[in-house]
Context: one part of a larger RNA
Molecule: large-subunit ribosomal RNA, domain II
Organism: Hibiscus trionum
This record gives sequence, structure tokens and C1' cells, in this order.
RNA sequence: UCUGGCGACUCAUAAGGAGUGGCUUGGUUAAGGGAACCCAGAAGAGCCAUAGCGAAAGCGAGUCUUCAUAGGGAAAUUGUCACUGCUUAUGGACCCAAACCUAGGUGAUCUAUCCAUGACCAGGAUGAAGCUUGGGUGAAACUAAGUGGAGGUCUAAACCGACUGAUGUUGAAGAAUCAGCGGAUGAGUUGUGGUUAGGGGUGCAAUGCCACUCGAACACAGAGCUAGUUGAUUCUCCUCGAAAUGCAUUGAGGUGUAGCAGUUGACUGGACAUCUAGGGGUAAAGCACUGUUUCGGUUUGAGCCGCAAGAGCAGUACCAAAACGAGGCAAACUCUGAAUACCAGAUAUGACCUCAAAAUAACAGGGGUUGAGGUCGGCCAGUGAGACGAUGGGGGAUAAGCUUCAUCGUCGAGAGGGAAACAACCCAAAUCACCACCUAAGGCCCCUAAAUGACCGCUCAGUGAUAAAGGAGGUAGGGGUGCAGAGACAGCCAUAAGGUUUGCCUAGAAGCAGUCACCCUUGAAAGAGUGCGUAAUAGCUCAUUGAUCAAGCGCUCUUGCGCCGAAGAUGAAUAGGGCUAAGCUAUCUAUCGAAGCUGUGGGAUGUAAAAAUGCAUCGGUAGGGGAGCGUUUCGCCUUAGGGGGAAGCACCCGCGUGAGCGGGAGUAGACGAAGCAGAAGCGAGAAUGUCGC
Repeated sequence: UCUGGCGACUCAUAAGGAGUGGCUUGGUUAAGGGAACCCAGAAGAGCCAUAGCGAAAGCGAGUCUUCAUAGGGAAAUUGUCACUGCUUAUGGACCCAAACCUAGGUGAUCUAUCCAUGACCAGGAUGAAGCUUGGGUGAAACUAAGUGGAGGUCUAAACCGACUGAUGUUGAAGAAUCAGCGGAUGAGUUGUGGUUAGGGGUGCAAUGCCACUCGAACACAGAGCUAGUUGAUUCUCCUCGAAAUGCAUUGAGGUGUAGCAGUUGACUGGACAUCUAGGGGUAAAGCACUGUUUCGGUUUGAGCCGCAAGAGCAGUACCAAAACGAGGCAAACUCUGAAUACCAGAUAUGACCUCAAAAUAACAGGGGUUGAGGUCGGCCAGUGAGACGAUGGGGGAUAAGCUUCAUCGUCGAGAGGGAAACAACCCAAAUCACCACCUAAGGCCCCUAAAUGACCGCUCAGUGAUAAAGGAGGUAGGGGUGCAGAGACAGCCAUAAGGUUUGCCUAGAAGCAGUCACCCUUGAAAGAGUGCGUAAUAGCUCAUUGAUCAAGCGCUCUUGCGCCGAAGAUGAAUAGGGCUAAGCUAUCUAUCGAAGCUGUGGGAUGUAAAAAUGCAUCGGUAGGGGAGCGUUUCGCCUUAGGGGGAAGCACCCGCGUGAGCGGGAGUAGACGAAGCAGAAGCGAGAAUGUCGC
């Protein structure tokens, strides 16, 4: 960001290359002149080309370098003049836009200082000097009372100011009003006239003020200043189609060059794939080197200690080196060592048509069409802020929607389907039409197209539909092991005794404070005692054993799915409903599902004239290329047509891929179309555009 006008790649002169045309007995004129303009015919100076090489002398299809014809450099060739696009240079150079700078001027009616001349300041208070009189003195000093009327004195109007608050804030007012406030005889206030002028003035100094303008006034001019900056840049269709990287830069949001696009040529024959052959030192691994590191013993050393005259010998909690044994670590370790990647070679084009007969299939061959790669040029763009995802790394905290590299992908410039919504994830590349078909990812109870599908299991937690260490007789499996009809496990009924209150200790210690020992007997079995208990005994209980019952019962490891652990701010979210499957694992068959593929029909491009057929192609930002539509005006045709109604306006219908074109009826009231060419002030929706209603 209403509406209607206006509004931005131009012109001149040079240069490069492309296309078209003239001449090629090489091409062509310039100034000036002629001609009333257009223009005709002259004007040959000059320019380009015809030979190059060298600094040059010079030589010359050669030349320069050089001792060298050894090698090397550039050359061994080449039209020109116009017209029309494109690009470049110089100019304002696509349009709008600064803040500034400079020159000569205009301003002190505002305001700052100063000068001249005038004006103004109610009332009240305080009471300096001096003076008078009294006291006082030798005279003074001094003192008291009066008088007096000083002061950047006090209080307080006018006047001048402006400390606070409120109102006002599209105001009554581009600085005010209201209520208080400061100064108010002074460095006071004020009228009139005058002085000082822009790098200048003036300034009780705030960079204040100098006409609502002041870290340098104002108007005009240089001036269309300049802008590596922001914004804007106007009709259509077809076609190809990027970059956000390297290097350099007073360079980092700019630019140059290379890379990547387009277009137009020349040359080559491959691209992808498969196979083969290479070099490597990454991942991994390893400890043979370089380092690092844990444990063990051995030997040695240092320290300590003992013996000894000394040499030396023996011991040692602890420390260390070396070798050995066991076990680790490494981007800047390697005795080893992949996959990929890279490089080289070999093999081999794919699809379709046709020869082609004779029903189908396969293979081989000849011919034709089409698609794909690379190298080197000419002309000529944009890009040089990238983003996320995956993988391998650095930085960071193995943080970040973090940052920085490498290799891919997507977005960027990519629509469609899925992921509820969701540039960068998954599927998949939109030429147009269709109320046709098949699929991808993802789905199939309802919302919502398609299975309330099949089948073996699991889960009860609404787990599904967020998370760890840790915890637990959750539940379904698997393994190991022990006990068990000579009766296990659990329950119930009994037993659990005697020596003995063992010894010690102790106030006491009797199975049960503590300590030592832990024996014997009777027995089916019973500990010098598992726990409770008593001051100590007592009492209860356990281990142990019998009876009863009756068939499995313990321990341990492990798998699947669950449970707890689990706290957030408006109310609440598998998207919702809801679900015990409509959840999870494994398997299977249908089906839905996209702009993908296919079908039918149409269009365009390529296929070296055109057409037919076939084949292939047609997403697209920056950007390149091609083909067209329309506006104004001029020329030609003859100016068609026009008051029996031109242009314009608004409505309806038809045609064209589109810009647009044609027709009709209405209004309007005088101009004006087609065709073929020329020239542009040639197309608006955006510029906080500009002007008008």
C1' cells in the first nucleotide's frame, strides 16, 4: 500500500565481438565544398587489410636469443565498409535520497555585550559614620541619651525572575495556567536610537546566544556533489539454469580472478557398469619401537640399621632402575592392517524401427533414429552472508536450533503424499485436461479413503502414549542344581531329656552379662544351646525327631512384556474420540493411498529444409537465450471508414497458450482503422514515491 494521472537502463563519441547486407578487378572515405531541404555526383588526404621477427640497427618466410640451424620464444598470415542487438570506456549515465565542503552575499526588529539618551522601584523594619547635649579629663580618650539616615541590609507589592507540584500534552498556548517560590537602591529593571557578522561576533562560560535554525546562521550558486549504502525499476509466452567455494585485497555485507550458468563454435568418443592390476598406512588391532601405565616375585642401587681396623658382610616397613611374568593406553606409537576412495587397463552401448517372409519364442547379423560424456575456444551473466539432516573429525562440557572442516543428501530455487500442525525428516520431481488404472512412504474402529482381516504368542500397566541408577514372591518362557511314595515342602499333634546350676568369673551367672572348653549318657531325636524372658531360677520358643497329611517342593542363572523410582507453574491432551485391542513380538493375504507410473486426448521443444511416424524432453530463484502482443508518432498504399454517427466510456458475446484481438447493443458527438515499414518521452502495484479530486 484507497482512487486517477505522472514516475526509472537513455543519448553522444570511441572500442570489442555477434547477426544481416554491399563490394571483394581489396574495402572505404573525413574535413571542406556543391546543391534552397532531402539528396546526387565529386573530394583518395587518411584508415583497415596485404609479413613477420627483433629493444634496435636490421634481416625477411623467416626472425630473435646464442659460440651454435643445440634448444627455446612469438610468427609462418589476413577481407573491408555500413546497419541492428549485446557488452565495455568517457560523460549525471537506470531513478529517488544524504550528512558535508567551497565562493560571493543577506541578517543584532529575537537574543548576547557595549554606547548614547530617557523612564521606574507602594508600605513597613533595622539604625553605620558624623553631629548635639550631659557625665568625664589639665586637655583628650572614654561614656550615656538624643539626633542622624548608611547598607550589592531585612520584610513585602509593582517590576524582573523561574525552585517545587498539579493541570495541560491532536494544549486556550510550538513552553502556558493554577498554588506556593527567589530578587526587589542594585553587578537592579526598562523604553528609544545605535555598535560588533559566520571559522566570525557576543558570552558573570551553559558550546550559551546571533530572527521557533547553532560543535559553526540564513538564502542562492558550484550541483543532477558523492554514496562499496537503503528503497524502487512498468506487457506476454517458450527454453536452459546457478552460487553462497579457493586465492588476493586498508579486505571481511565491497571488488578482482578461478570455480559453477547461458549462448555459439571446433575437436574427441565415451559416461555409468563389470572385471583385472596397482600404491597407501586410515578404521580395527597390537605393544616389536617411541612414550605412558597396574600388579608380582628376582637381582641391583639409594636411605636406615647391625657387625668390622678396613675391604666388606647380613638385615630392612619404605623408595627407585633394569630384565622377566601377567594386564592396559596413544591425534602428533606401529610388528600388522581392511572396507571405501583414488589411479590405470580390459570388456561391453541401451531403447525403438526395419531388412523379415511363416503361428509363437529365442539368438546372431546388416541398415536407420534417438539419449548420455569429455577437451579447447568466442561472446556474456549471476554468485563469492548459506541452512538443516546423515557420516568422519577439531573446539565446547562426546552442551547448544553452538562453532569450524571433510564426504553425501535435501531446502535454498521444489509443488504433491506421509510425519496432527512442521523450509532442511520419509516417499516422490508438477507440460495441459480427465468424476479412469496401478503403486511408494504411510495407513485401514470413528473423525478419515481403506480389514472391527487371518494366525502363534505376550501385556492388565490405559503400559502402549517420555527417562536412569536402584528396588520388588508382577507375569510368561528357557537352563543348571538339590530334596521327594524308603513320603519331600507347608500346616497341625507331640518330643526337645540326663550327667549339669559344666568350669571360670560374679552379690547372683542355672543353655541365653562375659570368658575357656564344647564332652559323655539315654535314645526316634534333643546345641554345655536360635531368640523372647527372670534379680537369679522359672516360663515360652527354635534347631532335632516321631505321628498325621499328601505330590511335587526349594535354590540359582537367564529371556520377553510389565511395576515402583516419576515434582511446574491458566485447564489437558496417543491430534481427538475412544480402545483390553483399535496395544506389543513374529508371519500372511487383501485393500486405501501422490501432481510418481499407466491409460485417453491436446500443446510445445529436439531429431542441420519442411512434413509424417517413432523416440526423448517440458519444477524452477539469481541469471542467460528465443519468439511475440500492445501504446504514441511518421512514411507508403487510396489515406478504408465517418452526423445514415469517428474516437472515448461502461456492458455483453466470441476467438487466441498469453500479452491481446474481433463482434454486438448503449452512451457520446468529430474524428480516424487495417496492411507494410521507420522512430521512441513505449506498458506500473509497491519507491514512508509525486500531483489532483